[in-house]
Context: one part of a larger RNA
Molecule: large-subunit ribosomal RNA, domain IV
Organism: bacterium UW 659-2-F09
Formats: sequence, C1' cells, structure tokens
RNA sequence: CACUCGCUAAGGAACUCGGCAAAAUAGCCCCGUAACUUCGGGAGAAGGGGUACCAUACCAGUGUGAGCAGGUUUACCCUGCAGAGCGCUGGGAGGUCGCAGUGAAAUGGGUCAAGCGACUGUUUACUAAAAACACAGGUCCGUGCGAAGCCGAAAGGCGAUGUAUACGGACUGACGCCUGCCCGGUGCCGGACGGUUAACAGGAGGGGUUAUCUGCCGCAAGGUGGAAAAGCUCUGAAUCGAAGCCCCGGUAAACGGCGGCCGUAACUAUAACGGUCCUAAGGUAGCGAAAUUCCUUGUCGGGUAAGUUCCGACCUGCACGAAUGGCGUAACGACUUGACCGCUGUCUCGGCGAGUGGCUCG
Repeated sequence: CACUCGCUAAGGAACUCGGCAAAAUAGCCCCGUAACUUCGGGAGAAGGGGUACCAUACCAGUGUGAGCAGGUUUACCCUGCAGAGCGCUGGGAGGUCGCAGUGAAAUGGGUCAAGCGACUGUUUACUAAAAACACAGGUCCGUGCGAAGCCGAAAGGCGAUGUAUACGGACUGACGCCUGCCCGGUGCCGGACGGUUAACAGGAGGGGUUAUCUGCCGCAAGGUGGAAAAGCUCUGAAUCGAAGCCCCGGUAAACGGCGGCCGUAACUAUAACGGUCCUAAGGUAGCGAAAUUCCUUGUCGGGUAAGUUCCGACCUGCACGAAUGGCGUAACGACUUGACCGCUGUCUCGGCGAGUGGCUCG
C1' cells in the first nucleotide's frame, strides 16, 4: 500500500449521477393504527409499552389421580359427581443483578407523492428482470366436420377420440367510465349489365419449297430469270373463350386518415358569430411542457436559505387522443422519479486496531 473486518470526538448526506455502500430496524406479547378502497384490503400501517433471573401467597387453566353414585349388554364396560397429593402453563404480587434481559446468532427501516404496468408469473444460460413477454377479460375474422388451420410429393398425422359454450388466426390487455367522424386510397366481403382479358377452339389471309409452264442468252450441252397446283412446312386476322381487373355496393376493435386563410363584441384583449378555399372526413370525450413540448430552466403556485429534477395548475398539443385503445384506479413491484423522518465514516477528514496479501530480511 491492497483486500476483508472492528471502533471512532463534533456534525449527520455537507458525499455522490443517485444515500451506491454501510449503519439503523428486527423475534414474541400487549396497546394503538390514517388517507384511500374493488370492503377483501391498506396492516406488521404509523406510533408506543413489555421481555432476564429467584422463590411464589393469591387467581385461572390443565395433567395425573385413590373414592362415591347410577346404568346395563356383568365388562380390563358406560355415565355423572367429588377430588387429597404431586406436577405443568399463564396472570398477579414479592424479590435479585447489570449500562444493557428477543443481553450471542438468526431476525422488517419507515412515511408522503408521482410515472408505468392491474395482479402471481415469464425473459436476453455468460453485461439488460424491465414500463418488455405472458396473463384472466374484451372484440373482430375464419371454421358445419373427411372442419378451418398446420406437418407431410403421398399414405398418414396433429387439430380431436373435440363439434360453434368448440377449434384456428389477429388485435387489445384486470376493473370502472368510455371508445367520436371518415369507405376517397389499400385490403377484405358481396354483386354482376357492360368494358378488358389467357390457354383452347377457329382459320380469312400471307411466306417457303416445287411437278409443270414460260421469258432471255446459246448451234447444242447448258446458263440465267418469271409464274405456279397438290403435298409438306412456317405464320396467322376476324370470331368464341373464365376468374381477375375496370365497374356497382358493403366493411375501420380492417391497413389507415381525422385542414387552411380572413374578419367580427361600447377600454384593451379575446372571439360565442360570419365569410371563403380545400377534403373521404377535418380530432369528439378525456388528457396535455406529458416515458410525447423543439423554442424551454415556458408561465404561475408548492416544497428548499437557494430546486434545469419533483408536485399542482395553465394550454401557445414544434409533433396527445380513444382496443397501434383514451382517461382513471384499490392492491401489487429486487421497476423509474421527487420529498421527508430515523440512521450512519458516504462526507467535513481523517484516525486507531485486527486478519490476509504485498514489501524488506532470511
């Protein structure tokens, strides 16, 4: 010096991102216990008091227990009464010791307020335990049974030896109060007059080849052109062709979306009111500087001597908002944030001691 411990005057969070760590609290009995609440809770709320040992008058409970009486199924039986003596437990009263009696060990610190998530659970085996996942509950969609869905070339299997109070998928996430407007786009569902549309069918026509015919050149052999049937072959228009798409409707607890400018009231300010443009419709209730607010340490109030955090308001919501749920909410949380009491070597600011290592010597 390091680690692990013990103690520490006065102060008591001044430490620090933050009371991290440590200290404190602690068992049992009694008294007492608020807001709030889903009436269960909250509660071990909080806050007080007691606690050892010795002998034990008295009181209560209790163990053992000779005896008496009655009954009958006469038995090592049942029921009732009494209860000495010896114990045990508790209360009470008396006494003893210490600074201290749950004397060591083990053994809750508490309160207030806010956010998030209802809750118990689950999770990143080895940096994240959470406000993430799950969850009962809610809603929508699919599925009539050889179900839908899923695994599998198939056979077959799961679903399920179930049958719509069932099963699958999706979203939301206890409970309470609620869940507004938009179907123009995308999706899904339904419809079907018309438009468009594939293969197939169809085969108008066109191209290639060529028997044959023929022009020109050549005495001839031959050369070089043109037309062209059948067949073979290449191609191919009209026409006929479903679903789909276009089209017509429905549907938002489907994916999603939910305006701008200008004017106006007898101080001013503001605008219940009016005008205008655009839209499928222009954000309702509730909440709001919020896990969301840029400007921003917004402004006001509270708490502090002093508060970019916190709490309560305001609303100018850069850029909340209703099952990608909105707003509340008792209980719960190794969650997050702020405040307070207690407590302390966290600190002012250090010191002393112990053990183990290091270091020196060997």